This record gives sequence, structure tokens and C1' cells, in this order.
RNA sequence: GCUGAUGUAGCUCAGUUGGUUAGAGCGGGCGUUUCAUAAGCGCCAGGUCGCAGGUUCAAGUCCUGCCAUCAGCA
Repeated sequence: GCUGAUGUAGCUCAGUUGGUUAGAGCGGGCGUUUCAUAAGCGCCAGGUCGCAGGUUCAAGUCCUGCCAUCAGCA
């Protein structure tokens, strides 16, 4: 340099053929329970969906460019 894959919550990930309010587990906070702690149960917070454009009535999803990481080729 070329090709491909991946990028969504603090972490690991899901998100189907573009369509209802962006989710799960772990982690965090609060409550409940206990003599107390842990475990359990309930509730809550936390997201410019890597960045910038484009298409569309509507984009996490499609298209283009760029960035980062990984793999392959040279």
C1' cells in the first nucleotide's frame, strides 16, 4: 500500500427484511430481607449506536469518506 472483519451503557454482547419507547447479562446506586454480612427479590441511573456526510416519510440497520482495532496479502 491492497483486501476483509469489527466498532451499540463502565465491561461482555443482542438488535431478524429499515418502522412502535435502543435492550439483556455482569457491574454501580437505593430499598426490602437478616442480629449482621453475603445470596435472593424489587426499583433506579447510565448511550451523540466510532466520526462526518448522503438516501428515505422514517437509519443502530442502506450508501460514501475518514478514524481505531484485529486478520490476511504484498
This is a predicted structure of a 74-nucleotide RNA (transfer RNA) from a Minisyncoccota bacterium. The sequence is in RNAcentral, with records from ENA. The coordinates come from a structure-prediction model, not an experiment, and the mean pLDDT is 81. Its Rfam family is "tRNA". The family's RNA type in Rfam is transfer RNA.